[in-house]
């Protein structure tokens, strides 16, 4: 540094449902909980879905591509 993730160590993040809260909402925060993740960190860039007070403004990064950064172990 490029490849990879069959298995191990240490670890991490958490679906759905449940309290509480913010939002018209798509969803988002906090706590509970784990369905899973090797980028399930992180960036709406290009496709995709969604919402709505729609000709404009948001929501998803756990839809798929790209961009970026990083643990381990192996070749």
């Nucleotide at each position: 540094u490029u490849g990879u993730g069959u298995a191990a160590a240490g670890g991490g993040c958490a679906a759905a449902c449940c309290g509480g809260g913010a939002g018209c909402g798509a969803u988002c925060c906090c706590g509970g909980g784990a369905c899973g993740c090797a980028a399930a960190g992180c960036c709406a860039c290009g496709g995709g879905u969604c919402u709505c007070a729609u000709u404009g403004a948001g929501a998803c990064a756990g839809c798929c591509g790209g961009g970026u950064u990083g643990c381990c172990g192996c070749a």

Description:
A computed fold for a 75-nucleotide RNA from a Candidatus Bipolaricaulota bacterium, annotated as c-di-GMP-I riboswitch aptamer. It matches the Rfam family "c-di-GMP-I riboswitch aptamer". Gene Ontology term of the family: cyclic-di-GMP binding. The sequence was found by an Rfam model in a public genome assembly. The model forms 94% of the base pairs in the Rfam consensus. The coordinates come from a structure-prediction model, not an experiment, and the mean pLDDT is 88.